[in-house]
Context: one part of a larger RNA
């Protein structure tokens, strides 16, 4: 040196365990911001570095309710304090709330410099506090150039906006890898990204609709219809509709005619404009009659069940000379149950604790069914005349967008040119054309079923248990980068610190006693403590 064995170290497998996540169910919430967000900086503590919480009124200030003995956060110690005159805590509602930030007085290398006005401090200077002073838009109003009237243009007021937000929605711009086993049309896909805008949802809607000779009667979603019926280098692949059964269910207002007042154009005339009525498709102005039943999703106020935001109370067990460091265990005897979920206790406890079922409970704030009130809509009938959205429909040509790629290609959108009709009219019913049928466009608004979850509550798991599960058992830290960005690793003494006085040995690290503890072979490098891999001893081969 190898091997056996036997003991050590060293290492952190497993196991057990959970503060931590992870995926879902049920509810609420669903925005925030110039009344200055969101996210920071930098401060505040007796002693304070981090976390938290707070703001020069600085782990807190007030008022209101809740609770009832202990409190000065995580986090011991000390020390100096508060508390029944009712603290600390919890809720509500205020005060305060530095500087940054959209950041807005000006500036800037965000948390820093420099200002101006006005007003207060016995205040002229200077200082010191409070206040304002930023661009655009919209409204009014004032003041005015070239240039006579006026207009730009400058100012003032008042009101809005601007930033942030996980994902959900709407719009614009819009890709390649990929797939056609190769590629171009095609596909991926209107995806991803970028931009822009809204809201608790968005979008869509009240037929110039769908249909087929019967009729349905806004839109959304969701089931089938159906991978049908089509598109398609007829390849890859894309893919409906009608109908039919369900969730919800809600309709409404303008423009114009007509009536009224008004204003501009130097004005009686003409013209346009504004305002109020009037009206909106079972059309309507206009005539004629009639004027109240009744509706009313939305809006304004008034009251208001219930609900959230603290909370209160809440059944029942004892014993043992059983074991044990502890009793919840075991053994005996009991008891409650509308509560035998749960998790704590020195082990395993309905009955010890905290709770659990059933119950009660708001000074404040908040939601909020519904009731009332404002408020606003409302009939029948006649048919002459008038009105019903114009650079509109629409046609060519080019695109897009429709399941549909030019195709017989309608219907939707629109970049260019052109360009109608007026209810006897118009537009569709997948080229076109007749008949028939169906609606009335070139304004608008509109809950609900339908999408999502940064977030709060309460619950669930054939979900993980520390190399897992979230990256993170806290951390977007430490660390890397110039930057955008990237991005960890770390749990576990003990029931209780009882965390090991005193002694010896060393300089100390470490040990050996003593002592605590059941247990120290739980001593803080601590729970188990695998294996690699070191040491030692005893054998035993070379």
């Nucleotide at each position: 040196a190898g091997c056996a064995c036997a003991g050590g170290g060293c290492g952190g497998a497993u196991g057990c365990c959970u503060u931590g996540g992870c995926a879902c169910u049920a509810a609420g919430a669903g925005c925030c911001g110039a009344u200055g967000a969101a996210a920071g900086a930098c401060g505040c503590g007796a002693c304070a570095a981090g976390c938290u919480g707070c703001g020069a009124a600085a782990a807190g200030c007030u008022g209101c309710g809740g609770g009832g003995a202990g409190g000065g956060g995580c986090a011991a110690a000390u020390g100096c304090c508060c508390g029944a005159c009712g603290a600390u805590c919890c809720g509500c509602a205020g005060g305060u709330g530095u500087c940054u930030g959209a950041a807005u007085g000006g500036g800037g290398a965000a948390a820093c410099c420099c200002a101006c006005a006005u007003g207060a401090g016995a205040g002229g200077c200077c200082c010191u506090c409070a206040u304002g002073u930023a661009u655009c838009c919209a409204u009014g109003c004032g003041c005015c150039a070239a240039c006579a009237c006026a207009u730009a243009a400058c100012g003032c007021a008042u009101g809005g906006a601007g930033g942030g937000g996980a994902a959900c929605c709407c719009g614009g711009c819009g890709a390649a890898c990929u797939g056609a086993a190769a590629c171009a049309u095609c596909u991926a896909a209107g995806u991803a990204g970028c931009c822009g805008g809204a809201g608790g949802a968005a979008g869509a809607g009240a037929a110039a609709g769908a249909a087929a000779c019967g009729u349905c009667g806004a839109u959304u979603c969701c089931g089938c219809a159906a991978g049908u019926a089509g598109c398609g280098g007829c390849g890859a692949g894309c893919g409906a509709a009608c109908g039919c059964g369900g969730a919800g269910g809600a309709g409404c207002c303008c423009a114009a005619a007509c009536c009224g007042g008004g204003a501009u154009g130097c004005g009686a005339g003409c013209a346009u404009c504004c305002c109020g009525g009037g009206g909106u498709u079972a059309g309507g102005a206009c005539c004629g009659c009639a004027u109240g039943a009744c509706u009313g999703a939305u809006c304004c106020g008034a009251c208001g069940a219930g609900c959230c935001u603290a909370g209160c109370g809440g059944a029942a067990u004892g014993g043992c000379u059983u074991u044990g460091g502890g009793a919840a265990a075991g053994c005996c005897a009991g008891c409650c149950g509308g509560a035998g979920a749960g998790g704590g206790u020195g082990a395993a406890a309905g009955c010890c604790c905290c709770g659990u079922a059933g119950g009660c409970g708001a000074a404040a704030g908040g939601c909020g069914a519904g009731u009332c009130g404002g408020c606003a809509g409302g009939g029948c009938g006649g048919g002459a005349u008038c009105c019903a959205g114009a650079g509109u429909a629409c046609a060519u040509c080019g695109a897009g967008a429709c399941a549909c790629g030019u195709g017989g290609a309608a219907c939707c959108u629109u970049g260019a040119u052109g360009g109608a009709a007026g209810a006897g009219g118009c537009g569709g019913g997948g080229a076109c054309c007749a008949c028939c049928c169906c609606g009335c466009a070139a304004g608008g608004c509109u809950a609900a079923a339908c999408a999502c979850u940064c977030c709060u509550u309460a619950g669930u798991g054939a979900c993980c248990g520390a190399u897992a599960g979230c990256g993170c058992a806290g951390a977007g830290u430490a660390c890397u980068g110039u930057g955008a960005a990237g991005g960890a690793a770390a749990g576990g003494u003990g029931a209780a610190a009882a965390g090991a006085a005193c002694c010896c040995c060393g300089g100390g690290a470490g040990g050996g006693g003593a002592g605590u503890g059941a247990a120290a072979g739980a001593g803080a490098a601590c729970c188990u403590g695998a294996a690699a891999c070191c040491c030692u001893g005893u054998g035993u081969u070379u």
The part of an RNA shown here (large-subunit ribosomal RNA, domain I) has 542 nucleotides and comes from a mouse gut metagenome. It matches the Rfam family "Bacterial large subunit ribosomal RNA". Its mean pLDDT, the model's own confidence on a scale to 100, is 83.